[in-house]
C1' cells in the first nucleotide's frame, strides 16, 4: 500500500433483494415447591461501529471513516 468480508439486545446470531427491529441463552419479576433446582408466564433491555448522501421512507443503496479478520504485492 491493494483487494475482499465482518460490526444489530449483556453474549451468539436473525432480518435477501427499502415500509412494522426479532430470536436462544443470559437478567428482573409473578406462578408452582416446604426450600432449591427443573418446569411455565410476563418484563425490561437497541441513537443497527461513527459521520455524511440517496429516497416519501434506510439495519438494507451510495460515499467516507474506525476497529478486527482473510488474501495479494
Nucleotide at each position: 500500500g491493494c483487494g475482499g468480508g465482518c460490526a444489530u439486545a449483556g453474549c451468539u446470531c436473525a432480518c435477501c433483494u427499502g415500509g412494522g427491529a426479532g430470536a436462544g441463552c443470559g437478567u428482573c419479576a409473578g406462578c408452582u415447591u416446604c426450600c432449591c433446582a427443573a418446569g411455565c408466564u410476563g418484563a425490561a433491555g437497541g441513537u443497527a461501529g461513527c459521520g455524511g448522501g440517496u429516497u416519501c421512507g434506510a439495519g438494507c443503496c451510495c460515499c467516507g471513516u474506525u476497529g478486527c479478520c482473510c488474501g495479494c504485492u
A computed fold for a 73-nucleotide RNA from Flexistipes sp., annotated as transfer RNA. Rfam family: tRNA. The organism belongs to Flexistipes, within Bacteria. The coordinates come from a structure-prediction model, not an experiment, and the mean pLDDT is 82.